Record summary:
The RNA shown here (THF (Tetrahydrofolate) riboswitch aptamer) has 101 nucleotides. It matches the Rfam family "THF (Tetrahydrofolate) riboswitch aptamer". From the family's description: Tetrahydrofolate (THF) riboswitch was first reported for Ames et al. as an RNA motif in 5' untranslated (5'-UTR)regions of folate transport and biosynthesis genes in Firmicutes genomes. Its mean pLDDT, the model's own confidence on a scale to 100, is 75.

RNA sequence: UGCAAAGUAGAUGGAUAUGCGUUAAGUGCAUGGUGAACGGGGAGUUGUCACCUUGACGAAAAGUUUUCUAACUUGCGGUAUAUCCCUCGCAUCCCGUUGCU
Numbered sequence: 001u002g003c004a005a006a007g008u009a010g011a012u013g014g015a016u017a018u019g020c021g022u023u024a025a026g027u028g029c030a031u032g033g034u035g036a037a038c039g040g041g042g043a044g045u046u047g048u049c050a051c052c053u054u055g056a057c058g059a060a061a062a063g064u065u066u067u068c069u070a071a072c073u074u075g076c077g078g079u080a081u082a083u084c085c086c087u088c089g090c091a092u093c094c095c096g097u098u099g100c101u
Stems, first nucleotide, its partner, number of pairs: 002100004010088002013085007020077003029055002032052005040095004061074005
């Protein structure tokens, strides 16, 4: 000098557990706003995520017990959180690390 590789946050899917909703919240979609994170360092988007506002769309219940108020069970929800597993994995740029040359 050149070539190659490693590593994060996190994301998809699956399993388990505990919840929430089933009197419809949540999820998903769209508008606007605020903020955050983005390999070890720096920068960082038209990408990602969180929260808030507004709007459209939209659903699966059944059974048991009962002191008649509720509880429980099985389901359902593109449901929440945690743990584990699989796969993927810095938008991008510069530097660095490791190996070879």
The model forms 82% of the base pairs in the Rfam consensus. It was read from a public genome assembly, where an Rfam model found it.